[in-house]
Description
A computed fold for a 71-nucleotide RNA from a Minisyncoccota bacterium, annotated as transfer RNA. Its Rfam family is "tRNA". Rfam classes the family as a transfer RNA. Its family is annotated with triplet codon-amino acid adaptor activity in the Gene Ontology. Its mean pLDDT, the model's own confidence on a scale to 100, is 84. The source organism's lineage runs through Bacteria, Bacillati and Minisyncoccota.

RNA sequence: GGGAGCUUAGUUAAGUGGUAUAACAGCUGUCUCCAAAACAGCGGUCGAGGGUUCGAUUCCUUCAGCUCCCG
Repeated sequence: GGGAGCUUAGUUAAGUGGUAUAACAGCUGUCUCCAAAACAGCGGUCGAGGGUUCGAUUCCUUCAGCUCCCG
């Protein structure tokens, strides 16, 4: 220098045009002498900008970060 992939909650991941999800973690409650465990509930997320579309996490594009391949 050329090419490919990835970026979603605190963490690990699903979701590939039509209400953003799960597990663990966190918080609250029940239980307990206290705590743990168990059970019930709650909050929290689409890397940034632009475009296409009635509608974008999803398609296109630019940038940023990370990883890999070629030279």